Predicted 3D model of a 473-nucleotide part of an RNA (small-subunit ribosomal RNA, 3' major domain) from a metagenome.
Model confidence (mean pLDDT): 82 of 100.
[in-house]
Context: one part of a larger RNA
RNA sequence: UGACGGGGGCCCGCACAAGCGGUGUAGCAUGUGGUUUAAUUCGAUAUACGCGAGAAACCUUACCAGGGCUUGACAUAUACAGGAAUAUUAUAGAGAUAUGGUAGCUGCUUGCAGUCUGUAUACAGGUGCUGCAUGGCUGUCGUCAGCUCGUGCUGUGAAGUGUUGGGUUAAGUCCCGCAACGAGCGCAACCCCUGUUAUCUGUUGCUAACAUUCAGUUGAGGACUCAGAUGAUACUGCCGGUGACAAACCGGAGGAAGGUGGGGACGACGUCAAGUCAUCAUGGCCCUUAUGUCCUGGGCUACACACGUGCUACAAUGGUCGGUACAGAGUGAAGCGAAGCCGCAAGGUGAAGCAAAUCGCAGAAAGCCGGCCUCAGUUCGGAUUGAAGUCUGAAACUCGACUUCAUGAAGGUGGAAUCGCUAGUAAUCGCGCAUCAGCAUGGCGCGGUGAAUACGUUCCCGGGCCUUGUACA
Numbered sequence: 001u002g003a004c005g006g007g008g009g010c011c012c013g014c015a016c017a018a019g020c021g022g023u024g025u026a027g028c029a030u031g032u033g034g035u036u037u038a039a040u041u042c043g044a045u046a047u048a049c050g051c052g053a054g055a056a057a058c059c060u061u062a063c064c065a066g067g068g069c070u071u072g073a074c075a076u077a078u079a080c081a082g083g084a085a086u087a088u089u090a091u092a093g094a095g096a097u098a099u100g101g102u103a104g105c106u107g108c109u110u111g112c113a114g115u116c117u118g119u120a121u122a123c124a125g126g127u128g129c130u131g132c133a134u135g136g137c138u139g140u141c142g143u144c145a146g147c148u149c150g151u152g153c154u155g156u157g158a159a160g161u162g163u164u165g166g167g168u169u170a171a172g173u174c175c176c177g178c179a180a181c182g183a184g185c186g187c188a189a190c191c192c193c194u195g196u197u198a199u200c201u202g203u204u205g206c207u208a209a210c211a212u213u214c215a216g217u218u219g220a221g222g223a224c225u226c227a228g229a230u231g232a233u234a235c236u237g238c239c240g241g242u243g244a245c246a247a248a249c250c251g252g253a254g255g256a257a258g259g260u261g262g263g264g265a266c267g268a269c270g271u272c273a274a275g276u277c278a279u280c281a282u283g284g285c286c287c288u289u290a291u292g293u294c295c296u297g298g299g300c301u302a303c304a305c306a307c308g309u310g311c312u313a314c315a316a317u318g319g320u321c322g323g324u325a326c327a328g329a330g331u332g333a334a335g336c337g338a339a340g341c342c343g344c345a346a347g348g349u350g351a352a353g354c355a356a357a358u359c360g361c362a363g364a365a366a367g368c369c370g371g372c373c374u375c376a377g378u379u380c381g382g383a384u385u386g387a388a389g390u391c392u393g394a395a396a397c398u399c400g401a402c403u404u405c406a407u408g409a410a411g412g413u414g415g416a417a418u419c420g421c422u423a424g425u426a427a428u429c430g431c432g433c434a435u436c437a438g439c440a441u442g443g444c445g446c447g448g449u450g451a452a453u454a455c456g457u458u459c460c461c462g463g464g465c466c467u468u469g470u471a472c473a
Stems, first nucleotide, its partner, number of pairs: 001473002003470003007467007015457002019421005025313009034303002042052002063298007072123001076122008086103007105114004125287002128285003134281002136276003139272001141270001146185006152161003165176003191264004196232007206221002210219002235258001238252005314414001318373007330361003335354002340349003380411001385406007427449007
C1' cells in the first nucleotide's frame, strides 16, 4: 500500500421488509447430468443448462457402419498429352461412380491465347491438439462511482498529499474548507425512440362544411386525424421556506410534461491464466492411399433415473354455444394470395389485386350481450392410444406439422426451499417477425385490459467511502 475480519461508523440496490404472481406437485415441451449405444458429434458447469443452434427427416453434420477416391470436393504455378466443357440417354450399382451411344469448343496472327480434361511435381485439405502460446469478440463484478497522471510539497524509503474533512447528490454531482494547484479516463450532456406544440407538404392517408353513395364510394376540401421534415419547449427559470449570504433540499404556481419527464444505445482502470483454436484469424505440434474427401444408411430424437427453463392444468373471477366491438408493429414476387365454389375440418379449387399509407397475409383475443353447465375427477383437464385424412417435400418407418371421429391418464393449488416485479410496471390477452420447402410451448418485437404495496434499514445478500486490528501478500 492492499486484501481479509461472525471489528466500528456513514450510505446505496426488488438486498430485506410490505405486497402481487410464480417455481418446487401432475402431464407434456425443451436443455443438461447420468446410463445405454456401432454412434448417441463438439463446446459451455458459481458468470453453463428453450445456451453456441435466428429451425438435426436427406442436406445441415463435425459422429457411427459400409462402399469409393488419392494432386484430391476447393486454390495457385510449371511441364507434357488431348479437345472439349456440358446436356441427354442406355446398362451395372444402395448411391458415389463406371462403361457405351447421340449432340457438342471460342478468338484468331495458324500455332498461340482462353477454357476444360488427363499425367507428373510443388502443394492442397484437416470442425485434429493446445483459449495455459495468441489476435479479435464476449461474460462477470457493474451503469457500481470509481481509476489515475503532471508539477509542487511531506517522508531516508516503500509511499503520502491531491482523492481526506463539513454539507449535498443518482453520481469523485456540486459547494465550502484545506500544501496543494491543475489535468485525463469514467458520471452527466451531446445520439435514437416516446410525450406537447408551431411551420411546411397533402397521396395511396383524412372528412368539418357543400353535393353524391350501400360504402370517403365519387366530386370537392387541407380544417381535423395521420404521415415526415425542420423548429420550439424544462433551465431549479419564477415564488415561499430551510440551509452557512453556498451547493442543495422541501412546498407552490404556471405547464402536455418538473427537478435525470419515461425508455434505449453507451460499460472507466482492472478482476477471474473466466469463455471461445468449432464464426473468423493465427504461432507451435500432429495426420497426408488419411485425422483429407465423395456417397448410401443410421445417429445427434436412445431411457431405470436426477436437475434447470417453460407450456397446459387442477376449474364457476370458470367451461361451452350463439351474437357483437376496439389495436399496434410488421411482412409479401421462385412471394402475399382476395371474392366465389367444394369439404365437418386441416385443406382444395379459383384466379382478381398488389414490388404495396392503394392489394393481400388479417377473423385480433381477453372484453361486452344472451343460453346451458351447478361443485362432480365433472360439459374441469387434456396426456396416451386406435382409425381415417390434409399439407410440405425425391422421400415423413426410424423422425414433421396439422385436421376429424373415437379413447379420456395424472391432476382437487403443491414439503423443505426458492424466483421475478415499484407503474402503463406485475399479472393477464392476443398479433407480428427472423430462421424456414415443411416444423415454435423457444427467441425478438407489438399493442389490448390493467393492479397491490413500500412503516422502515434491526436482520440476509451484493456494493461504495472513512476508520481500526492482523503471525496474510